[in-house]
RNA sequence: AGAGUUUGAUCCUAGCUCAGAUUGAACGCUGGCGGUAUGCUUAACACAUGCAAGUCGAACGAGAAAGUUUUAUUAUUAGUAAAGUGGCGAACGGGUGAGUAAUGCAUAGGAAUCUGCCUUAAAGUGGGGGAUAGCUUAAGGAAACUUAAGGUAAUACCGCAUGUUUUCUAAGGAAAAAAAUAGGGGAUUUUUUGUUUCAAAAAACCUUAUGCUUUAAGAUGAGCCUAUGUCAGAUUAGUUUGUUGGUGAGGUAAAUGCUUACCAAGACUUUGAUCUGUAGCUGGUCUGAGAGGAUGAUCAGCCACACUGGGACUGAGAUACGGCCCAGACUCCUACGGGAGGCAGCAGUGAGGAAUAUUGGACAAUGAGCGCAAGCUUGAUCCAGCAAUACCGCGUGUGUGAAGAAGGCUUUCGGGUUGUAAAGCACUUUCGAUAAAGAAGAAAGAAUUAUUUAUAUAAGAUAUUAUAAUUUAUGACGUUAUUUAUAGAAGAAGCACCGGCUAACUCUGUGCCAGCAGCCGCGGUAAUACAGGGGGUGCGAGCGUUAAUCGGAAUUAUUGGGCGUAAAAAGCACGUAGGUGGAUAUUUAAGUUAAUUGUGAAAUCCCUAAGCUUAACUUAGGAAGUGCAGUUAAUACUGAAUUUCUAGAAUAUGAUAGAGGGAAGUGGAAUUCUCGGUGUAGCGGUGAAAUGCGUAGAUAUCGAGAAGAACACCAGUGGCGAAGGCGACUUCCUGGAUCAAUAUUGACACUGAGGUGCGAAAGCAUGGGUAGCAAACAGGAUUAGAUACCCUGGUAGUCCAUGCUGUAAACGAUGAAAACUAGAUGUUAAAUUUAUUUUUAGUAUCGUAGCUAACGCAUUAAGUUUUCUGCCUGGGGAGUACUGCCGCAAGGUUAAAACUCAAAGGAAUUGACGGGGGCCCGCACAAGCGGUGGAGCAUGUGGUUUAAUUCGAUGCAACGCGAAGAACCUUACCUACUUUUGACAUCCUUGUUUAUAGUUAAUAGAGAUAUUAAUUUCUCUAUAUUUUAUUAUAUAGGGAGGCAAGUGACAGGUGCUGCAUGGCUGUCGUCAGCUCGUGUCGUGAGAUGUUGGGUUAAGUCCCGUAACGAGCGCAACCCUUGUUCUUAUUUGCCAGCAUGUUAUGAUGGGAACUUUAAGAAUACUGCCAGUGAUAAACUGGAGGAAGGAGGGGACGACGUCAAGUCAUUAUGGCCCUUAUGAGUAGGGCUACACACGUGCUACAAUGGUCGGUACAGAGGGUCGCAAACUUGUAAAAGCUAGCUAAUCUCAGAAAGCCGAUCUUAGUUCGGAUUGAAGUCUGCAACUCGACUUUAUGAAGCCGGAAUCGCUAGUAAUCGUGAAUCAGAAUGUCGCGGUGAAUACGUUCUCGGGCCUUGUACACACCGCCCGUCACACCAUGGAAGUUGGUUGCACCAGAAAUAAAUAAGUUAACUUUUUAUUAAGAGACUAUUUAUGAAGGUGUGAUUAAUGACUGGGGUGAAGUCGUAACAAGGUAGCUGUAGGGGAACCUGUAGCUG
Repeated sequence: AGAGUUUGAUCCUAGCUCAGAUUGAACGCUGGCGGUAUGCUUAACACAUGCAAGUCGAACGAGAAAGUUUUAUUAUUAGUAAAGUGGCGAACGGGUGAGUAAUGCAUAGGAAUCUGCCUUAAAGUGGGGGAUAGCUUAAGGAAACUUAAGGUAAUACCGCAUGUUUUCUAAGGAAAAAAAUAGGGGAUUUUUUGUUUCAAAAAACCUUAUGCUUUAAGAUGAGCCUAUGUCAGAUUAGUUUGUUGGUGAGGUAAAUGCUUACCAAGACUUUGAUCUGUAGCUGGUCUGAGAGGAUGAUCAGCCACACUGGGACUGAGAUACGGCCCAGACUCCUACGGGAGGCAGCAGUGAGGAAUAUUGGACAAUGAGCGCAAGCUUGAUCCAGCAAUACCGCGUGUGUGAAGAAGGCUUUCGGGUUGUAAAGCACUUUCGAUAAAGAAGAAAGAAUUAUUUAUAUAAGAUAUUAUAAUUUAUGACGUUAUUUAUAGAAGAAGCACCGGCUAACUCUGUGCCAGCAGCCGCGGUAAUACAGGGGGUGCGAGCGUUAAUCGGAAUUAUUGGGCGUAAAAAGCACGUAGGUGGAUAUUUAAGUUAAUUGUGAAAUCCCUAAGCUUAACUUAGGAAGUGCAGUUAAUACUGAAUUUCUAGAAUAUGAUAGAGGGAAGUGGAAUUCUCGGUGUAGCGGUGAAAUGCGUAGAUAUCGAGAAGAACACCAGUGGCGAAGGCGACUUCCUGGAUCAAUAUUGACACUGAGGUGCGAAAGCAUGGGUAGCAAACAGGAUUAGAUACCCUGGUAGUCCAUGCUGUAAACGAUGAAAACUAGAUGUUAAAUUUAUUUUUAGUAUCGUAGCUAACGCAUUAAGUUUUCUGCCUGGGGAGUACUGCCGCAAGGUUAAAACUCAAAGGAAUUGACGGGGGCCCGCACAAGCGGUGGAGCAUGUGGUUUAAUUCGAUGCAACGCGAAGAACCUUACCUACUUUUGACAUCCUUGUUUAUAGUUAAUAGAGAUAUUAAUUUCUCUAUAUUUUAUUAUAUAGGGAGGCAAGUGACAGGUGCUGCAUGGCUGUCGUCAGCUCGUGUCGUGAGAUGUUGGGUUAAGUCCCGUAACGAGCGCAACCCUUGUUCUUAUUUGCCAGCAUGUUAUGAUGGGAACUUUAAGAAUACUGCCAGUGAUAAACUGGAGGAAGGAGGGGACGACGUCAAGUCAUUAUGGCCCUUAUGAGUAGGGCUACACACGUGCUACAAUGGUCGGUACAGAGGGUCGCAAACUUGUAAAAGCUAGCUAAUCUCAGAAAGCCGAUCUUAGUUCGGAUUGAAGUCUGCAACUCGACUUUAUGAAGCCGGAAUCGCUAGUAAUCGUGAAUCAGAAUGUCGCGGUGAAUACGUUCUCGGGCCUUGUACACACCGCCCGUCACACCAUGGAAGUUGGUUGCACCAGAAAUAAAUAAGUUAACUUUUUAUUAAGAGACUAUUUAUGAAGGUGUGAUUAAUGACUGGGGUGAAGUCGUAACAAGGUAGCUGUAGGGGAACCUGUAGCUG
């Protein structure tokens, strides 16, 4: 820091997704150790059990038991424990985040306050009194507990005195305190007891310490007030009556409507009140470059709460978590009468949940409470336990080790890889295990001694403070940290991923299945995407997934975005608030700037250092904390106040143009209607028609009249207006603009949330009007249908008046205002100039810079700047639902969500396509000739049939195609019978070669096959025999070859996949195209070149040209044919010479000619004329065998069709292996109701038949062609010359020509079919061959719709040959003979090429795509209602409590009084009443949530149904607003827009 994803590709816009960091996490797999942190985010749900707040005997009275001991009723434990009075504490500490949007919190300030303990200071601490708990007795109760009587103490309670001082005051005065306890002393005094010299105890007294009271101040803590900041919703716009202020009174610790009476009518609010929803706030935490965004666990500050609601008491402090009272819900106990309780303390339980720990140890440390202290208490705290929950650290070994082991995986079978990895060898021992040793956390404290200080005292002594010394006690953690020893590599690696993003690849299985997936997307038989294996990559005691936050995202844009066409300028204006605002001078100092002061808690973050072996962690110091506040200073800019100015703005005067607006009046043309005249049969309408009108006289035409609406020409990217909009003429009223020159005012300006007004068409209401046009409607056409387009009619409406509506593609799809920034051209208005002109204000086209994604904009900006407003944030759902407002209605306006998709979109590019356009070509049409389609037959295909009818080819581009030839074979198919290492290949073992093999023969069998007999190899060495020698024979051994058997590797497959492939082929198409390099243009895809003007068969050539060149194609080079020449001369030829024959190049000979086959030549628009740009070229001509490519062939660019072929062959993968292989026999491929293609023969006289007769070319031939001769009617047979071929032969060419006959008929046409008899080939013609003879003699008399071929030696017609082949062509491929017609031309059909245009297509029009209906699922709106929550208002009721009142009851202290065991007062308590008052109840609203028969539309799905609305001129251009209509898309009217 970016990446993937819209497209065929591109740029842009825009969303979605990913890579990063993080977490109080959870889940899956896995798991060695340690350190440090963290651990109910959910039910503020309910809680069993234990503990979490006590302490003080130096405040008080009282005071055990068990135990020990004793003879004992003793002593000791012990003045101890427990209980009580009293004091302090319990308001801290600990928990939780329900409530709270401000009585909160944060920051900075303020004045009208209180403050226990603590510190400092001043003064005092005198003298009395009456009770009461505990206790004892009695009573009630199940219990909790309660009642009565008696008696008792205090630092408990209450008076009195005093008053430093404080408070109040009418300035005189008045009011207000206290508590003692402990240690020590012993001069003096008193009392008591025992003894009476004295001793003991107590008190007074003295002293010290701690208290107590009053007061002042501090510190700490708390209360109150102010400013600023602090979430979302306007589909919450008005709220408030103690409400806002004042006065009096009350109240509080304290200011204040805090409360109350009266008075006034205020207060808050678009700078968002009120209401609703949500939420504890902060330091901080996470993320981010930052600004920001998200968050508020642990730690720290503040707040709130303690089962829910209300309330006060006590107290310095509470409206009190482990206190009280009341109400409520819940739980528990109960003897049913009544009681008890509150874990959001620590553990723990249940429940909820994806999910969160031990009913642990200790007060050793740090703190807290009480105490003089020792000490006690402390679930605060410190520790331990559980959990990989997080962060950090360590380990799971190190070195060496190639036979690159085995095994695995893979393979092109060679190998590669796992891999130095392992094993082996040599080492080490962290951690863990076992055993031992062993810090620091501990110092306060206590005791003793010594010294010292200060105070008090008559003195000694004592006490306090400080210091020193000595002694002494205290560790939960803890089997601590740490260290040492011992043994031994020993006990310690997983998880995810490997298609792209994104590092990492192969095999097997699966076969759109199973599955994966964050996005794009994988999977339909070769899946690097599923699953498994191997291998690899990443991280590592963890790794992945899920959830969540920030980032990337400049995707809410302050930093830092946009609005012509992508989402987005309100339809237009006026104008309020608000925002912004010209020049000048002075003052001020609010903003602003600078300095300084205070604050911004600590912790955190950052920096530096230090401590744990390191790190995490911890400690110390610094910096920072961008903020707020105070003070001082500055004054450029902004603000404020004042002065002045004229450049903005406005006004006055004078001119000018104009469909600007309103009202009234007038006019002519046209349409229609009415009347009259003329006139007669049609008119009208359409693509063509019909409906309609017309003999009752239409249309046409003339005249007259009526009525309504609209205003031709002028007329113009001309004018005016804010926009909508405005068009005959005249008059009246009226708004604005422009120009010129002067004058005046003196910033009066710009914009503009709300608001107000205007606002096309359609539509609505009322009343008029209605000629034409015309939704609806009717009819006629069209059509498969036609609720449309077309036609004939036709009502609302269109028009007027008055109201309403308030929307349009209300568009320049471009908000308003101001300034600046090259020009050129046209035009409107005005001024100006002698004139060319110049200036201002509009309007339009082009264009520079600049901008833009591009298109484009460009002084009328979409450029460069400023001010203000509106609006946008993916597509769909949806401008919809609900709500509010407006409207008579139609509807408008405001305006969501659930759900769903990964796109939707803009501009431009290349193609393709168009019932778009232009140009051009082709037997494409046309012009011709001949066919097919009808008949019969042949042949192929489909279909059907069959045991099998093998397989393939299927629009053109399958169908006389693979097949250049199915009786067996072929043959792949069927049936039957056989066979299994095989019919064929290689390897191994054994045997044999005196034979199981080959050959011949025989037998059995359908045959394959089986059995039998006879016969039959090569070579080397050695030996022997033989021979002169070579040699031959025999024996032994070896080898080669053959054969057999066995074994397994393997063979074999016309089995599947042509959509895994190679190769070959078809097709567009012999069409003229297809590309590249460099350069240039463009952000880019791409363009240019290759387009343009000509020309050509041709991207052929020329010219032009930001292109210049080049390649594959075209052409040419090749073959053949046409002309000539040279050379050569046999088997071909024969002019001349010669020989011979009835005749023949037969012969000698010849090389002229023909031919043959080698080599040359020729044709190039070369020449002439014309046309053309003088070019290319075209037209005509000459010459020439041939003329503009002379004819024909081979030759087929880049590519398209997943075209064809796995059955030619090759080949990956899959499948079969006693069979899907192999062999044999027979059958089938030849079937036959039918349909189609391709052919042959015909239908006849341009003919048939018969007779005679002429002329080719190119081929084939030894397993062959076969002459002649003979036989047969013939097919053919017999016999046998010649020929390995320019020699012999197939071989007779036929049409033609000459003559004869037939005479228009189903025939002397036609020959199918069938009978009989034959020939030939072949083991074999039954299924199933060809041919011959004879007999038979079918359909058919030129063929519907439609359709095919052909442009010259062509069509047509005639025969002829070959390949295949034993035989078997009407097919195929060749050959020659005879030999035409027509082409005006490119409108149309088909195909193709180039340019251009539109596009929503790119699988490319066989495209894309819209809506209803039907089915399934999903979320949602409405809905009679129903059920909850919250809340307003009114009323009822009124607990506890507080306050007040009353005076019914009770009453120790104090006062007064008396008859002195009394009474009264003050005060207190109880009771009653009143006020306030919670829960509760009733009624009526609001709001919110859930649910609801039925119902509305929406979304998604799938190969449904109906049509075809849109995209091309989409076949009626489309779209917008509105209205009507229709199964549906839609159609129609009307106005508007061009997208």
Molecule: small-subunit ribosomal RNA
Organism: Turritopsis rubra